[in-house]
RNA sequence: GAAGGUAUAGCUCAAAUGGUACAGCACAUGCUUCACAUGCAUGAGGUCCUGGGUUCAAUCUCCAGUACCUCCU
Numbered sequence: 001g002a003a004g005g006u007a008u009a010g011c012u013c014a015a016a017u018g019g020u021a022c023a024g025c026a027c028a029u030g031c032u033u034c035a036c037a038u039g040c041a042u043g044a045g046g047u048c049c050u051g052g053g054u055u056c057a058a059u060c061u062c063c064a065g066u067a068c069c070u071c072c073u
Stems, first nucleotide, its partner, number of pairs: 001072001003070005010025003019056001027043005049065005
């Protein structure tokens, strides 16, 4: 220098052919226990990497950028 991939909750991640996003772990509360752990129930937590375009509407499509990973030279 060239090509490809990834970016979503504190962490690991899923999803949707464009219509306000799941789960597990962790966290909080309650039940259980003498107490802790385990177990059960409930709950909170997301500007979906950034900016712009398209659209009635963008996490999803297009363009540019940023970070990281892989590969070629």
Background:
Predicted 3D model of a 73-nucleotide RNA (transfer RNA) from Vicugna pacos. It matches the Rfam family "tRNA".